[in-house]
RNA sequence: GCUACAAGCCAGGCUAUCGCUUCUUAUUUAUUUAGGAGGAGGAAAGUCCGGACAGCACAGAGCAAUGCACCGGUGAAGAGCCGGCUUCCCGACGAAAGUCAGGAAAGAGAUAGUGCCACAGAAAAUAACUGCCUUCGGGUAAGGGUGAAAAUGUGAGGUAAGAGCUCACAGCUUUUGAUGGUAACAUCAUUGGCGGGUAAACCUUGCAUGCUGAAAUGCCACAUAUAGGUUCGCUUGAGAACGGCUCGUUCAAGAACCAGGGUAGGCAGCUUGAGUCCAAUGUGUAAAUGUUGGAACAGAUAAAUGAUAGUCCACGACAGAAUCCGGCUUAUCGGCUUGUAGCUUUU
Numbered sequence: 001g002c003u004a005c006a007a008g009c010c011a012g013g014c015u016a017u018c019g020c021u022u023c024u025u026a027u028u029u030a031u032u033u034a035g036g037a038g039g040a041g042g043a044a045a046g047u048c049c050g051g052a053c054a055g056c057a058c059a060g061a062g063c064a065a066u067g068c069a070c071c072g073g074u075g076a077a078g079a080g081c082c083g084g085c086u087u088c089c090c091g092a093c094g095a096a097a098g099u100c101a102g103g104a105a106a107g108a109g110a111u112a113g114u115g116c117c118a119c120a121g122a123a124a125a126u127a128a129c130u131g132c133c134u135u136c137g138g139g140u141a142a143g144g145g146u147g148a149a150a151a152u153g154u155g156a157g158g159u160a161a162g163a164g165c166u167c168a169c170a171g172c173u174u175u176u177g178a179u180g181g182u183a184a185c186a187u188c189a190u191u192g193g194c195g196g197g198u199a200a201a202c203c204u205u206g207c208a209u210g211c212u213g214a215a216a217u218g219c220c221a222c223a224u225a226u227a228g229g230u231u232c233g234c235u236u237g238a239g240a241a242c243g244g245c246u247c248g249u250u251c252a253a254g255a256a257c258c259a260g261g262g263u264a265g266g267c268a269g270c271u272u273g274a275g276u277c278c279a280a281u282g283u284g285u286a287a288a289u290g291u292u293g294g295a296a297c298a299g300a301u302a303a304a305u306g307a308u309a310g311u312c313c314a315c316g317a318c319a320g321a322a323u324c325c326g327g328c329u330u331a332u333c334g335g336c337u338u339g340u341a342g343c344u345u346u347u
Stems, first nucleotide, its partner, number of pairs: 001343010012312007020039007041318001045329002048327005053213004060247004065209005070084005085107001086105004091100003108204002113202002115198003129144002131140003152170006171194003176189005217268004226259001228258005239251003276295008
């Protein structure tokens, strides 16, 4: 210097003029006038996950349903984040075995059961097309073909011909033991066995789970009509108790449905937090976390947070708060910083 990967930061700046809006000080008949402090993101998007908060009078059980699934840590929790293990992918080096960096995993169970594996092929597990042997009754699955996959692989022996039929070395898996590790697991030895894949197919096992959602919810003002109809009921209990069903418990004298009438305005919730950022310091591989000090903080309600001019530059993409917070996913112009691995060149 180049390539690949990982992490972090910025997201136009400055000046002038005018405009909008929140809070606050003074003032005014009056948000009338003047001053001060603030005003849209890294994703504000998606509404995917988890919570805070509010409501369902108090409090349950079961089924169904939904979600998660290697080990450990972190955290309020999470399908989040961090580290490790296993399997796979990919790049480099290497004759090979393997080593190193990076990436992915919706990573429990296929011997509880039921399914599925197109086409081709004889057959996708109750194998026989071609073939080999034969005492012509039959035996066989080594060789060939089809295929993503055809009864674990290579070699030797054995056989009528063959086959784990036998042996050696491997591969996968089961039992037991030793060593190391918190553990997942790794290495070595030992016992039994040998069609495979698929559970993001149904299913099984283990663990977890009330629901709804700021248009939640609470308060105030104004207005009004039920002589209405139907059904059920008044302690032998109709109905109600906010995802579905069943049981149970509690409240209860009226309840549910249809039709009709009035109202739809204002206030709170509303932004000081499991907070955010900076510095120092301690623990930890890290994620994260403790202590000390400091800085600043948008609350609109049909919707404020802007416009113009000049100038600088990296020449501005994706894009706009609506109860709040922690994540994930998606979109994205350009600039900067750090680290890891490899290659090349120079000194």